Description:
Model confidence (mean pLDDT): 84 of 100. Predicted 3D model of a 541-nucleotide part of an RNA (small-subunit ribosomal RNA, 5' domain) from an uncultured bacterium.
Context: one part of a larger RNA
RNA sequence: GAACGAACGCUGGCGGCGUGGAUAAGACAUACAAGUCGGACGGGAUUUUCUUUGGUAGCAAUACCGAGGGAAAUUCAGUGGCGAACGGGUGCGUAACACGUGGGCAAUUUGCCUUAAAGUGUGGGAUAGCUCGGCGAAAGCCGGAUUAAUACCGCAUGUGGCUACUGGAGACAUCUUCGGGACGCUAAAGGUGGCGCAAGCUACCGCUUUUUGAGGAGCCCGCGGCCUAUCAGCUUGUUGGUGAGGUAACGGCUCACCAAGGCGUUGACGGGUAGCUGGUCUGAGAGGACGACCAGCCACACUGGGACUGAGACACGGCCCAGACACCUACGGGUGGCAGCAGUCGAGAAUUUUUGACAAUGGGGGAGACCCUGAUCGAGCGACGCCGCGUGGAGGAUGAAGGUCUUCGGGUUGUAAACUCCUGUCAUUUGGGAACAAGGCGUAUGUAUUAACUGUACAUGCGUUGAUAGUACCAGAAGAGGAAGAGACGGCUAACUCUGUGCCAGCAGCCGCGGUAAUACAGAGGUCUCAAGCGUUGUUC
Numbered sequence: 001g002a003a004c005g006a007a008c009g010c011u012g013g014c015g016g017c018g019u020g021g022a023u024a025a026g027a028c029a030u031a032c033a034a035g036u037c038g039g040a041c042g043g044g045a046u047u048u049u050c051u052u053u054g055g056u057a058g059c060a061a062u063a064c065c066g067a068g069g070g071a072a073a074u075u076c077a078g079u080g081g082c083g084a085a086c087g088g089g090u091g092c093g094u095a096a097c098a099c100g101u102g103g104g105c106a107a108u109u110u111g112c113c114u115u116a117a118a119g120u121g122u123g124g125g126a127u128a129g130c131u132c133g134g135c136g137a138a139a140g141c142c143g144g145a146u147u148a149a150u151a152c153c154g155c156a157u158g159u160g161g162c163u164a165c166u167g168g169a170g171a172c173a174u175c176u177u178c179g180g181g182a183c184g185c186u187a188a189a190g191g192u193g194g195c196g197c198a199a200g201c202u203a204c205c206g207c208u209u210u211u212u213g214a215g216g217a218g219c220c221c222g223c224g225g226c227c228u229a230u231c232a233g234c235u236u237g238u239u240g241g242u243g244a245g246g247u248a249a250c251g252g253c254u255c256a257c258c259a260a261g262g263c264g265u266u267g268a269c270g271g272g273u274a275g276c277u278g279g280u281c282u283g284a285g286a287g288g289a290c291g292a293c294c295a296g297c298c299a300c301a302c303u304g305g306g307a308c309u310g311a312g313a314c315a316c317g318g319c320c321c322a323g324a325c326a327c328c329u330a331c332g333g334g335u336g337g338c339a340g341c342a343g344u345c346g347a348g349a350a351u352u353u354u355u356g357a358c359a360a361u362g363g364g365g366g367a368g369a370c371c372c373u374g375a376u377c378g379a380g381c382g383a384c385g386c387c388g389c390g391u392g393g394a395g396g397a398u399g400a401a402g403g404u405c406u407u408c409g410g411g412u413u414g415u416a417a418a419c420u421c422c423u424g425u426c427a428u429u430u431g432g433g434a435a436c437a438a439g440g441c442g443u444a445u446g447u448a449u450u451a452a453c454u455g456u457a458c459a460u461g462c463g464u465u466g467a468u469a470g471u472a473c474c475a476g477a478a479g480a481g482g483a484a485g486a487g488a489c490g491g492c493u494a495a496c497u498c499u500g501u502g503c504c505a506g507c508a509g510c511c512g513c514g515g516u517a518a519u520a521c522a523g524a525g526g527u528c529u530c531a532a533g534c535g536u537u538g539u540u541c
Stems, first nucleotide, its partner, number of pairs: 001541004006537005013389006019382002026345003030342001032340001035082003040079002043076015089300003099224007108217003113213001116210005121155004131144005160186003165180006190205006226272003233263003238260008275297004279290004302323005325336004353379001355378003361375001362373004392422004402413004426482001428477005440464010485530005490511003496525005506513002
C1' cells in the first nucleotide's frame, strides 16, 4: 500500500447492487417449511335436485309431517397410487479414490421421460374404514361381525426376455460376437368421455413384457494437493491362490482350506491439523495466504447402532434398539429432536423480521381446473462492503464584527460571512403511473385426425391473471430552505503558532518527547489529508 462475512470509538443526508451467527455440530417456547389424486376404491356428513310412497286437514287445488330410491356438487377419515432419496441447512467427522483431473466397467443398475414392438384373457380369498364389545388418565391397544379396488393371490397366453444345452468366428484365457434353443422359467388393471337397443366400437389417461436413448447412480485405476522422524518399523483377513457364499456388479466383501506373504527413508505405521475444488486476496511475476457469499462434489442430521420400504435411503421434518437431556402423567405409562424459515435463551468483540406472495422461475401431485412449495421472488433491519449523488451556484472589500497572533504598525480567519441575483439534483409535497405476462382458463371461428358424434391437437380473435406497488419512472409546486465530520500537524509524513504544565500530568507505530521559553503532553487559533465517513484494533499478502 492492498484486502476483510470483521469488531470498537467519534460522526452520520439519499439511492442502487451486494452482504450479514466466523464463537456453543450448545439448548430450544410458538407458527409455518411435503403434499397431492374422488378420472383407482368402498363408506360417512352436508347441500341442491328428480322421483316413488304413507299420514293429517280440505269438496278440490294445495298445505303440513314422515319413509324410500336415484343424480349432482362440496367435504371428512380410511384403503390405494405417485411424491416424500429432490429442494433447503450445516462443516462434526474425514489426510481418504473424500476431492480435482484423465481413463476404465468385456464387472453393473436405473422410477418418471424418450424410441420401437407386442399384449392387456379368466378366476379367487381377504382387509382397513364404518359398526358392536372390552381395556386405558392419555397416547393408544385388543376382540367380533361386515365391505371395495389400479390393494393382494391363482390360472391361461408368450411377440419377446432369461437359463441348462449347443454350432460358427475371434481371443493366451476368463470370455466376446453372430446363430439355434427345450413336453424349463417368466406379464398385466383398469378409469373417464362419446356413439350404439345391445353386442361392441372409439378418444384420452393408464397397466404388462421387451427394446433405443437421455439424464442419474454404483464400482476400479494413473496422477495431483497439509505439518511432524522429539513417530522407524507396520500388518494375521494381513498378502496371494483354490472353492463356496453374497451383491445390481468386480473384489478378502465374507467364509473354509492352502501358501507366507504384503507395505516402508520416493517416509510405511503413529501423532497433530483440516471438508476438497472452481476460485478469492495479495504480488511485476514466481510465489504466499485463504476456501464467507455463488457453483460442483463429499460428509452429517440430539449421541451410538441397525435394518425395513423402495428404481433410488441405511433415510434432517420415516421405523426399531440403547443412551443423555427435556416435557406430560390419574405414577400404571407416554411424548420430543430448528446444522429448514423466522424467532428465544446461552456463550461471545460480534452477525437481521416470530414480514408479503406463489405474480414470475423451478419442483411434487393431478387427464385437467387446480392444490402444495420459509425452494424462490420480494419487502424490512444493519454505513457491513462497493458504487453513484447531494449538503448549493455566480457576484460580493468598508477586506465588517468576533476569534487569534503581533515587532502594536498590523497580519490572519477571509469572498469566508452579511448583502444582491440565480438554480432546484436529493429529501418534502400534489397529480399521473409502469415493464417483469409468457401461459393457463372461458368463449367464438377455422384446420387436421375419426365412417360419424365426441374427444384430442394446432392456429386466430376477444375477455381474464402482479406479492413487489400506487413502488420505479414522468410532470408540477414551494423554498437555500432539511443534510459534515473524523484523524493528523517533531522526523519517517502533507500540515505551526500561542497559552497551560514542569521527567509531573501525559504521548508513543519506530526513533523518541516532557526536569520553566515543549511546533512531540493538554487546550485554543490556524493548517493539512480524507470525506458520509474518518480513525483504532485484529488477520493475510